Transfer RNA from a Minisyncoccota bacterium, 71 nucleotides, folded computationally.
The coordinates come from a structure-prediction model, not an experiment, and the mean pLDDT is 83.
[in-house]
RNA sequence: CGGGGUAUCGUACAGUGGUAGUACAUGCCCAUGGGGUGGGUAAAACAUCGGUUCGAUUCCGGUUACCCCGA
Numbered sequence: 001c002g003g004g005g006u007a008u009c010g011u012a013c014a015g016u017g018g019u020a021g022u023a024c025a026u027g028c029c030c031a032u033g034g035g036g037u038g039g040g041u042a043a044a045a046c047a048u049c050g051g052u053u054c055g056a057u058u059c060c061g062g063u064u065a066c067c068c069c070g071a
Stems, first nucleotide, its partner, number of pairs: 001070007010024004018054001026042006047063005
């Protein structure tokens, strides 16, 4: 320098146009004499800038970070 891939709550991953979810973790409540544990409940996220669309996490383009391949 060229090509490809990935980016989603604190962590690991789903979700591929129409309300953003799961597990663990966290806060609160209940059960226990207390802990462990179990149950209920709540908060918290789509890397960024544009475009298409009635509507974009999703499709298209640029950028950034990381990974792979080639030179």
Source information
Its Rfam family is "tRNA". By type it is a transfer RNA. From the family's description: Transfer RNA (tRNA) molecules are approximately 80 nucleotides in length. The source organism's lineage runs through Bacteria, Bacillati and Minisyncoccota.